[in-house]
Context: one part of a larger RNA
RNA sequence: CUGGCGUAAAGGGCACGUAGGCGGUGAAUUGGGUUGAAAAUGAAAGCCACCAAAAAUUGGCGGAAUGCUCUCAAAACCAAUUCACUUGAGUGGGAUAGAGGUGAGUGGAAUUUCGUGUGUAGGGGUGAAAUCCGAAGAUCUACGAAGGAACUCCAAAAGUGAAAGCAGCUCUCUGGGUCCCUACUGAUGCUGAGGUGCAAAAGCAUGGGGAGCGAACAACGAUUAGAUACCCAGGUAGUCUAUGCUGUAAACGAUUAGUGAUCGCCCUUGGUCUACACAGAUUAGGGGCCCAGCUCACUCCACUUGGGGAGUACGGUUGCAAGACUGAAACUC
Numbered sequence: 001c002u003g004g005c006g007u008a009a010a011g012g013g014c015a016c017g018u019a020g021g022c023g024g025u026g027a028a029u030u031g032g033g034u035u036g037a038a039a040a041u042g043a044a045a046g047c048c049a050c051c052a053a054a055a056a057u058u059g060g061c062g063g064a065a066u067g068c069u070c071u072c073a074a075a076a077c078c079a080a081u082u083c084a085c086u087u088g089a090g091u092g093g094g095a096u097a098g099a100g101g102u103g104a105g106u107g108g109a110a111u112u113u114c115g116u117g118u119g120u121a122g123g124g125g126u127g128a129a130a131u132c133c134g135a136a137g138a139u140c141u142a143c144g145a146a147g148g149a150a151c152u153c154c155a156a157a158a159g160u161g162a163a164a165g166c167a168g169c170u171c172u173c174u175g176g177g178u179c180c181c182u183a184c185u186g187a188u189g190c191u192g193a194g195g196u197g198c199a200a201a202a203g204c205a206u207g208g209g210g211a212g213c214g215a216a217c218a219a220c221g222a223u224u225a226g227a228u229a230c231c232c233a234g235g236u237a238g239u240c241u242a243u244g245c246u247g248u249a250a251a252c253g254a255u256u257a258g259u260g261a262u263c264g265c266c267c268u269u270g271g272u273c274u275a276c277a278c279a280g281a282u283u284a285g286g287g288g289c290c291c292a293g294c295u296c297a298c299u300c301c302a303c304u305u306g307g308g309g310a311g312u313a314c315g316g317u318u319g320c321a322a323g324a325c326u327g328a329a330a331c332u333c
Stems, first nucleotide, its partner, number of pairs: 003304002011301001013198004020191003024085007032078002034074004039069001041067001047063002050060003088188001089185003092181005100174002103171004107151001112146006122133002159166002203245006212239002217234001221231001257299004264289011306333003315326004
């Protein structure tokens, strides 16, 4: 002195929670840990110091031997027992904001299709074209109908949720938060290996639905030297829904959770107070600038140790499957 983890390797996708680890304040008691003193022991060789000898070395003498045991003592700390406290945590009362979740109902615009009328030769598409649609009357236009999906403006660096995520409107059931009062409980706390639950999109299974969009389709038309693409006209799965499964993402703040510490200014969301000021105080968030510093302290968990081979092989667990989780080595630079 006691490595790190935003971007160099490295924070688990997120939560709940078992064991474990860690943990507020005051007092009393105990004396297991702890500390001090003394004693015993720690064979010899060995180690260190000294003496003899010219030296290798040998001989002699002494010390250390950080440990353990017993006895005595101390009581700050750890621990245990008992009593008490309120600031951590929670409960209660009064307010309050919100796209938090679930189920049901409902609204208008637009796209598409169909029907009827009007009307005539083009429409569509592109860098330019063509495939394509159209005299069996399209495009345009008016009215009507059907059906599915998404919710313009409001809208914000805004809000909310543990994360994934959440937005037309109304209702049902329901979770959490914040502020104020400080009435109550009295450390009931933090973290969390295993474990359990939730978890975008895509995908899978069985039904339903199918407007628009749209993987696949060496399909069609172009482009091009070629064009298995970009562009165009089509178009199945899918996208939607119900019930299961899958369990992964640049699941990102590339930053685990909690408590505490940390100069000032500005904007903003939700409360409260002073009170009516072009203001201030306080609290729970969001955003920006910035001093100092060089990224804090403590507790718990996860992870990292050169690049490639490789998130591969093998084995195991799991899944209907696709795969997922766990996870090497040889060799090579």
Model confidence (mean pLDDT): 80 of 100.
Small-subunit ribosomal RNA, central domain from Withania somnifera, 333 nucleotides, folded computationally.
The organism belongs to Withania, within Eukaryota.
The RNAcentral record of the full RNA draws on SILVA.
It matches the Rfam family "Bacterial small subunit ribosomal RNA".